[in-house]
About this RNA
A computed fold for a 73-nucleotide RNA from an Acidimicrobiales bacterium, annotated as transfer RNA. The organism belongs to Acidimicrobiales, within Bacteria.
RNA sequence: UCCGGGGUAGCUCAAUCGGCAGAGCAGGGCACUGUUAAUGCCAAGGUUCUGGGUUCAAGUCCCAGCCCCGGAG
Numbered sequence: 001u002c003c004g005g006g007g008u009a010g011c012u013c014a015a016u017c018g019g020c021a022g023a024g025c026a027g028g029g030c031a032c033u034g035u036u037a038a039u040g041c042c043a044a045g046g047u048u049c050u051g052g053g054u055u056c057a058a059g060u061c062c063c064a065g066c067c068c069c070g071g072a073g
Base pairs, nucleotide, nucleotide: 001072002071003070004069005068006067007066010025011024012023013022019056028042029041030040031039049065050064051063052062053061
């Protein structure tokens, strides 16, 4: 320099053909228990890497950039 994959909650990852962004774990509260752990229930947690574009509508499509992983030279 070129090619491919990826960037979404604190962490690990989902999200169909573009139609109101979810789960598990962690953290918080409650129940249970002599206490803790385990278990169950509840609530909270998001500028979807950045900036533009298309669209009634973008995590998803297009363009540019940044970062990570793999490959080629």
Background: The coordinates come from a structure-prediction model, not an experiment, and the mean pLDDT is 82. Rfam family: tRNA. The family's RNA type in Rfam is transfer RNA. Rfam links the family to the GO term triplet codon-amino acid adaptor activity.